[in-house]
Molecule: RNase P RNA; transfer RNA
Organism: Polymorphospora rubra
RNA sequence: CGAGUCGAUCGGGCGGCCGCGUCGGCGGGUGCGAACCCGCCGCCGAGGAACGUCCGGACUCCACAGGGCAGGGUGGUUGCUAACGGCAACCCGGGGCGACCCGCGGGAAAGUGCCACAGAAAACAAACCGCCGGACCGGACAACCGGGCCGGUAAGGGUGAAACGGUGGGGUAAGAGCCCACCAGCAUCCCGGGUGACCGGGAUGGCUCGGUAAACCCCACCCGGAGCAAGGCCAAGAAGGGCCGUGGUCGACAGACGACGGCCUGCGCAGGCGUUCGAGGGCGGCCCGCCCGAGCCUGCGGGUAGGCCGCUCGAGCCUGCCGGCGACGGCAGGCCUAGAUGGAUGGCCGCCGCCGACGUCACCGGUCCGCCGGUGGCGCCGGUCACAGAAUCCGGCGUACAGAUCGACUCGUCCG
RNA sequence: GCCCCCGUAGCUCAGGGGAUAGAGCAACGGUUUCCUAAACCGUGUGUCGCAGGUUCGAAUCCUGCCGGGGGCA
Numbered sequence: 001c002g003a004g005u006c007g008a009u010c011g012g013g014c015g016g017c018c019g020c021g022u023c024g025g026c027g028g029g030u031g032c033g034a035a036c037c038c039g040c041c042g043c044c045g046a047g048g049a050a051c052g053u054c055c056g057g058a059c060u061c062c063a064c065a066g067g068g069c070a071g072g073g074u075g076g077u078u079g080c081u082a083a084c085g086g087c088a089a090c091c092c093g094g095g096g097c098g099a100c101c102c103g104c105g106g107g108a109a110a111g112u113g114c115c116a117c118a119g120a121a122a123a124c125a126a127a128c129c130g131c132c133g134g135a136c137c138g139g140a141c142a143a144c145c146g147g148g149c150c151g152g153u154a155a156g157g158g159u160g161a162a163a164c165g166g167u168g169g170g171g172u173a174a175g176a177g178c179c180c181a182c183c184a185g186c187a188u189c190c191c192g193g194g195u196g197a198c199c200g201g202g203a204u205g206g207c208u209c210g211g212u213a214a215a216c217c218c219c220a221c222c223c224g225g226a227g228c229a230a231g232g233c234c235a236a237g238a239a240g241g242g243c244c245g246u247g248g249u250c251g252a253c254a255g256a257c258g259a260c261g262g263c264c265u266g267c268g269c270a271g272g273c274g275u276u277c278g279a280g281g282g283c284g285g286c287c288c289g290c291c292c293g294a295g296c297c298u299g300c301g302g303g304u305a306g307g308c309c310g311c312u313c314g315a316g317c318c319u320g321c322c323g324g325c326g327a328c329g330g331c332a333g334g335c336c337u338a339g340a341u342g343g344a345u346g347g348c349c350g351c352c353g354c355c356g357a358c359g360u361c362a363c364c365g366g367u368c369c370g371c372c373g374g375u376g377g378c379g380c381c382g383g384u385c386a387c388a389g390a391a392u393c394c395g396g397c398g399u400a401c402a403g404a405u406c407g408a409c410u411c412g413u414c415c416g
Numbered sequence: 417g418c419c420c421c422c423g424u425a426g427c428u429c430a431g432g433g434g435a436u437a438g439a440g441c442a443a444c445g446g447u448u449u450c451c452u453a454a455a456c457c458g459u460g461u462g463u464c465g466c467a468g469g470u471u472c473g474a475a476u477c478c479u480g481c482c483g484g485g486g487g488c489a
Stems, first nucleotide, its partner, number of pairs: 001412010012352007020045002023042008047387001051398002054396005059227004066288004071223005076090005091105001092103004106218002111216002113212003128157002130153005136147004165183006184208001186205008231309004240265007248257003267301007280292003316335008353384004358379009417488007426441004434472001443459005465481005
């Protein structure tokens, strides 16, 4: 210098003007009050993914969650963690020259199923061609050749994604782990290392066992259900009250007064079952067990008010030290960092930065001498930018993303 | 916000591991008719939403996205 691998960070900056939301303070106004409105001041005000809602938890309610079956999930080992299907380190397998990357990575020698087409045969194997043996027939005998029949044979051909170990020798009618040597693989046992997955070595055995569990299944472990529209309060009970909309008068607004309409507080009608010999419910699907229990089921029709709490201080963030290979944990100090409810976090301008086009200058390389390509400086014009936006909170995963920066490492070439 | 479901021809749907993916309607061509409709005969119609994986083999099984729809008192 070129090509690449892994990890981390940022994701426009500064200033001015105007605007929005929560909270706090001051002043004014309204209201019986709670509280609301206006003006000014102050603090804070989106993300690395706030996204998808795919996992796991906190929290709340339902028996504080019971036993069994069914069902669902996970799947190398050891750790981390509140927990996880996440993360770290290691093991095994695969890919890459390498840094490194990828793996739903238990069991197919428990059982069942499936393996299309092709092929003779697709799973306790199988005989299409070929090879070998036997008797028979024909070429009028024999040798030899041909034919079908009976039997042997998985070494050769061919089919397929996959054909029942590989090489060599012996053996045989021809062959075959039939026998032997070496190699690969499997099972059992032993020794050594490791917490473990596993690794290294030795002995024996029968000689060899297909694939598929993201097919049923088996094994081990885990799982009760619903979700902040959870859940609770204002809240009074047939007479008032609360809320919304429309237009009227007063008022800058909030609000006050009275009017009309609608909604909630409270569903209605019909049929059936039941009140301790108990319907029904908690309890997703069933059984048991426990508890509640006076209402429940079906059909038809109507209806879908408001406010407050939950709500943001939390497995929290930053810095330093210590332990650990690491995920992570411990200690000390510091910090408070959105809580909206038709839903705030925005707009304009200037400078800088960045990106794109054009012009010009310098350098380098190539050249068919016309020029072309690259890098950098200056000027001018344009853009102001990717993905995207909190809604109970947290830990992960996955997905989207213009561009910029930093660190560690690998390979190749050249120079010293 | 939370929780579910679906995606196959132009439309409505079958097919739930075995290759050429089907049915009805629609469309197109032909016969018939002076012409049209109806009827009859025939034809094609597809990235099985997309991508990756498991398998010899995926519309089907698994994972992640994309698009559409529904429920909440």